The part of an RNA shown here (small-subunit ribosomal RNA, 5' domain) has 520 nucleotides and comes from an uncultured bacterium.
Context: one part of a larger RNA
């Protein structure tokens, strides 16, 4: 001298962009953070309309016994409404949001590999989309239970759920030609068996299903090099190394398993302790390095804590399930709910870090044919001088050098054109009018009556901090008297202290200034 996610002190006028629990991976009241889809089903309910039944008012006829008609009211049936929903079906709940605990690893970076792999939704080709059947939710009925959540019966629907057909350039096995390659072996053609798929809706416009190829996109693995201290850790390993065989996976592989050999690694630092997400970047530095890994990008791991799986195109799955354990809460004591390291907010820790807002208008993302719905992702407001950056606290002119205030050799000198006075101006706050862009498409703007523009109109509302012994710009008085104090280092203070304290003057820097911690 730079730099921060800072914090503390003293002060504190406006903006615009950005940032903001670094500490207890400490524990949570509350409310929001993933649902949609009636063009996949069946139902119940809704609302309009017609038809039936039932009641039958007023009014027409009467021979007073009726009879024609027939408003409102009930009830039944049926139709229509993409009108609402609880369920069964489908797609999304593996994205998107948060941590950084654990991890010294193929964890990350980098650069290869796969003759060892997977891939919904999208795209782009080929065929194909026939014909059947048992069932369950819901619903109803009875039932157990404090509830949480059941249980028997008994009814029905699908794009749910199984046969069966059809089926190839798909799978499996067998044998075959041809070509190619680094070993297993790969492509092309084509034979024989064996096996193996589907679902329908429609508003007629279309949307779908199915099989199979290839593309994109996303993943999976494998390998070279990099990638912290500590030898006061020097050996260390038994699935440990290698093999045959299978057995598992999308795949390879001690992944697991059986048998067989006896090997693997290690001062080019094994093993063990200790620390720590890693990268782009960041902050310093003339660069080399040294530092750091906040905020934004990517990429891992984690989601009370250890396990473990179902589902699925894809998870061992933050807001899904099952077990264990801690700890909370509810109970009728049999039982039972939960997981903020999603936004807000709480308690507690801490020098220290914010609203229990607004809004899906914008971009994204889920479903949906749309119309829409949902979206604490986002956009935006609020709060905080925490950082940057810009602006403002007024401009001229003014010497009787007024008058306080200090000093003084009493003559003065300094503050000092400062000021008061005169003349102007209007950023910024404040009033008052107007008022967007940001929406590519009818309509729709949270922000926001915001930016912005305009008019009036007042010098009024807006300055402080640190320091003056040398390093280091800045001096005198007075006080105290090795005492009170200071202080980064050198030192300073025991009666004339430029070094404590105050005051006048000065000197930096200014919505900010000093101090402390940290890195270079």
């Nucleotide at each position: 001298g730079g730099a921060u996610g800072a914090a503390c002190g003293c002060u504190g006028g406006c903006g615009g962009c950005g940032u903001g629990c670094c500490u207890a991976a400490c524990a949570c009241a509350u409310g929001c953070a993933a649902g949609u889809c009636g063009a996949a089903c069946g139902a119940a309910g809704c609302a309009u309309g017609a038809c039936c039944c039932u009641u039958g008012a007023g009014g027409c006829c009467u021979u007073u016994g009726g009879g024609c008609g027939g408003a409102a009211g009930g009830g039944g049936c049926c139709a229509u409404g993409a009108c609402u929903u609880a369920g069964u079906g489908g797609c999304g709940g593996a994205c998107g949001g948060g941590u950084g605990a654990g991890u010294a690893a193929c964890g990350c970076g980098u650069g290869g590999g796969u003759a060892a792999c997977c891939u919904g939704c999208c795209c782009u080709a080929u065929a194909c989309u026939g014909g059947g059947g048992g069932a369950u939710a819901a619903c109803a009925g009875c039932u157990a239970g404090a509830a949480a959540u059941g249980g028997c019966u008994g009814c029905u629907a699908a794009u749910a759920c199984c046969g069966c057909a059809u089926g190839a350039g798909c799978g499996c096995a067998c044998a075959g030609u041809c070509c190619c390659g680094c070993a297993u072996g790969g492509g092309a053609c084509a034979g024989u068996g064996c096996g193996g798929a589907a679902a329908a809706c429609u508003c007629c416009g279309g949307u779908g299903g199915u099989a199979u190829a290839g593309g994109a996109u996303g993943g999976a693995c494998c390998c070279g090099c990099g990638u912290c201290c500590g030898a006061u850790c020097a050996g260390c390993u038994g699935g440990u190394u290698g093999g045959u065989g299978g057995g598992g996976u999308a795949a390879c592989g001690g992944c697991c398993c059986a048998c067989c050999a006896a090997g693997g690694c290690g001062a080019c630092g094994a093993u063990c302790g200790g620390u720590a997400g890693c990268c782009g970047a960041c902050c310093u530095g003339a660069g080399a390095g040294g530092g750091u890994g906040a905020c934004c990008g990517g990429c891992c791991a984690c989601g009370u804590u250890g396990g473990g799986a179902c589902u699925g195109a894809g998870a061992c799955a933050c807001a899904g399930c099952c077990c264990a354990a801690a700890c909370u809460c509810c109970u009728a004591c049999g039982g039972g709910a939960g997981g903020c390291a999603g936004c807000a907010g709480u308690g507690g820790g801490g020098g220290a870090u914010a609203u229990u807002g607004c809004a899906c208008a914008a971009u994204g993302g889920g479903g949906g044919g749309a119309a829409c719905c949902c979206u604490g992702a986002u956009g935006c407001a609020g709060c905080g001088a925490c950082g940057c950056c810009g602006c403002g606290u007024g401009a001229g002119u003014g010497a009787a050098g007024g008058a306080g205030u200090a000093c003084u050799c009493c003559g003065g000198u300094a503050u000092g054109u400062a000021a008061a006075g005169c003349u102007c101006u209007a950023u910024c706050a404040g009033c008052a009018g107007g008022g967007a862009a940001g929406a590519a498409c009818a309509a729709a703007g949270a922000c926001g009556g915001u930016a912005c523009c305009u008019g009036a109109c007042c010098a009024a509302g807006a300055a402080g901090c640190c320091c003056c012994g040398g390093c280091u710009a800045a001096c005198u008085a007075c006080g105290u008297g090795c005492c009170a104090g200071c202080a980064g280092c050198c030192g300073c203070g025991g009666u004339a202290a430029u070094a404590c304290g105050u005051a006048g003057g000065g000197g930096g820097c200014g919505a900010g200034c000093g101090u402390u911690a940290u890195c270079c």